Transfer RNA from a marine eukaryotic metagenome, 69 nucleotides, folded computationally.
The coordinates come from a structure-prediction model, not an experiment, and the mean pLDDT is 83.
It matches the Rfam family "tRNA". Rfam classes the family as a transfer RNA.
The RNAcentral record of the sequence draws on MGnify.
RNA sequence: UCAGAUAGCUCAGUUGGUAGAGCACAGCACUGAAAAUGCUGGGGUCCCUGGUUCAAAUCCUGGUCUGAC
Numbered sequence: 001u002c003a004g005a006u007a008g009c010u011c012a013g014u015u016g017g018u019a020g021a022g023c024a025c026a027g028c029a030c031u032g033a034a035a036a037u038g039c040u041g042g043g044g045u046c047c048c049u050g051g052u053u054c055a056a057a058u059c060c061u062g063g064u065c066u067g068a069c
Base pairs, nucleotide, nucleotide: 001068002067003066004065005064008023009022010021011020017054025041026040027039028038029037047063048062050060051059
C1' cells in the first nucleotide's frame, strides 16, 4: 500500500428494504443392523465504535485483528 473479518467449518449476499448455501450437527423415513440417500429442524449482537438514512452486513469516520506485497 492492497485484500479480507457474515452459522461449528468453507463461503455467498453491489443499484441500502425479512440474513443464505454447501458441509457438519439433531430428529424422522429407509435397513436385520449400518453406510449411502431422501425429508424436516436447531444454530447468527453480520470484528468493534460513531455517523448518514424512514430503514445499514451493505454508504461514510476512527479503531482492532488476519493475509499478501